[in-house]
This is a predicted structure of a 98-nucleotide RNA (SAM riboswitch aptamer (S box leader)) from Lentibacillus amyloliquefaciens.
Model confidence (mean pLDDT): 85 of 100.
Taxonomically the source falls in Lentibacillus (Bacteria, Bacillati, Bacillota, Bacilli).
RNAcentral holds the sequence, with entries from Rfam and Ribocentre.

RNA sequence: UUCUUAUCCAGAGAGGUGGAGGGACUGGCCCAUCGAAGCCUCAGCACCAGACAUUUGUACUGUGCUAAUUCCAGUAGCUUAACGCUAGAAGAUAAGAA
Numbered sequence: 001u002u003c004u005u006a007u008c009c010a011g012a013g014a015g016g017u018g019g020a021g022g023g024a025c026u027g028g029c030c031c032a033u034c035g036a037a038g039c040c041u042c043a044g045c046a047c048c049a050g051a052c053a054u055u056u057g058u059a060c061u062g063u064g065c066u067a068a069u070u071c072c073a074g075u076a077g078c079u080u081a082a083c084g085c086u087a088g089a090a091g092a093u094a095a096g097a098a
């Protein structure tokens, strides 16, 4: 990097540094000098795999995550006065495989 499977309406941020971007992409809509991204420290959430105890827990290890439903839409179908609903694509994460 690709493939397969599972999940994505829950949950959880402070400090330092830094100095203008960020929310994957496109459009929208937001966040940001009352300080964005990145990096560091500490804290927290969750339980995918492992571990330990044993049928349901611990949160120890490996990850992951800590604005907004994956922020909303993107394709197809149904539907409404407006709305909306279902499935999918794309994306993210984990585990396994090549």
Base pairs, nucleotide, nucleotide: 001098002097003096004095005094006093007092008091013042014041015040016039017038021031022030023029025074026073027072028071043066044065045064048062049061050060051058052057070090075087076086077085078084